[in-house]
Molecule: Bacterial RNase P class A
Organism: Burkholderiaceae bacterium
RNA sequence: GAACUAGGCCAGACAGUCGCCGGCGAUCUUUUGAUCGCGGGAGGAAAGUCCGGACUCCAUAGAGAAGCGUAGCAGGUAACGCCUGCCCGCCGCGAGGCGCGGAUCAGAGCAACAGAGACGAGCCGGUUAGGUCCGGGUGAAACGGGCAAUCUCUACGCGGAGCAACGCCAAAUAGGCACGCGAUGACCCUUCUCGGGGAGCGUGCGGGUAGGCGGCUUGAGUCGACCAGCGAUGGCCGACCUAGAGGAAUGACUGUCAUAGCGCUUGCGCCGUAACAGAAUCCGGCUUAUCGGCCUAGUUCACUC
Numbered sequence: 001g002a003a004c005u006a007g008g009c010c011a012g013a014c015a016g017u018c019g020c021c022g023g024c025g026a027u028c029u030u031u032u033g034a035u036c037g038c039g040g041g042a043g044g045a046a047a048g049u050c051c052g053g054a055c056u057c058c059a060u061a062g063a064g065a066a067g068c069g070u071a072g073c074a075g076g077u078a079a080c081g082c083c084u085g086c087c088c089g090c091c092g093c094g095a096g097g098c099g100c101g102g103a104u105c106a107g108a109g110c111a112a113c114a115g116a117g118a119c120g121a122g123c124c125g126g127u128u129a130g131g132u133c134c135g136g137g138u139g140a141a142a143c144g145g146g147c148a149a150u151c152u153c154u155a156c157g158c159g160g161a162g163c164a165a166c167g168c169c170a171a172a173u174a175g176g177c178a179c180g181c182g183a184u185g186a187c188c189c190u191u192c193u194c195g196g197g198g199a200g201c202g203u204g205c206g207g208g209u210a211g212g213c214g215g216c217u218u219g220a221g222u223c224g225a226c227c228a229g230c231g232a233u234g235g236c237c238g239a240c241c242u243a244g245a246g247g248a249a250u251g252a253c254u255g256u257c258a259u260a261g262c263g264c265u266u267g268c269g270c271c272g273u274a275a276c277a278g279a280a281u282c283c284g285g286c287u288u289a290u291c292g293g294c295c296u297a298g299u300u301c302a303c304u305c
Stems, first nucleotide, its partner, number of pairs: 001301010012257007020041002023038006043276001047287002050285005055162004067158005072086005087101001088099004102153002107151002109147002123136004166214004176205006187197003221240004226235003258273001261270004
C1' cells in the first nucleotide's frame, strides 16, 4: 500500500421565529378552562409479530395418552429456539465463518442407470467334516453397513386468551326486580272548574351501554468507576430520570457551519439535507431494511529499510 476478518459507535450541529402533545408552578375563573413562565417530547431498528418473559383475566384434584416444540458437553439468564466457552464435522491460505451435532442391538421405508441380485436373503465359482471359509465384473452403496433434514424411538419443555387484557365511577332511552297508589279513575290535555282521553303511575334497587378515570411508564432502567469470571454475565458503590398520546403530538420556516454529490481555475462555485424508516402496556432476543462515515483488534499478499 492492497484485499479482507471480528467487534463497537454515529445517524447532521448550533441559533432564532411560529406552532403541536404531556408535566410542574403562578394568576384569573363556580366548574370546564384561559393566559404567562419553566422543563420534557421517536429508533437502531420504533418494523416483521418469529421465539421467551413480566402483568391481567379465565380454566385447573392426580396420573397417563395425543399434539406441538427443542436436541454435542458445560455455563449464563426472570426465561428462551437467545448468548458465552470448549469439543466434533464442513468451508476458507489465514484472521475467521457455518451447524442438516441424541438413537439404526425396537419397528417401517430408502428413485433411475448399471448389475444375476438394492435393503432381503438368496445366486455363481472355488473350498471344507459342515452354508465351514474365501472370492465375485456393476454401482454412491454388495453379503454389513449407511440415511433419523423420511416415518419412528428416547430425554426434556409446553393450560388458554391477550392492554380492544383487566379494574373502578357512571348519563339518557328501553328492559328487569321490590314496594306503594290506581276503574270508588291514578295519570294526561291542564295552573283551577267543566269536559274529554284513560291503564297504568310513583319511589327505590340492580345489571349493562355512551362517556370518564385507572392500568401507563421508576424499570430484569440508563451512565460511570471498582471487584469476580477466559467469556456470556454477576456483585457492589455513586450519579441520573429519559415521550406517554389515545382517531392518536413529536412539525414548519430562516440563517451560519459541516458531510455527501457535481463542476473546474485546487480552493472556490453550484446543489441543497440527503439511507432505512416512525412509539401505542412493558421488557430480553432473533430476523429483515439501511446513505455515508468513524474507532479498536487481527489476517493474507506486495514493496522498502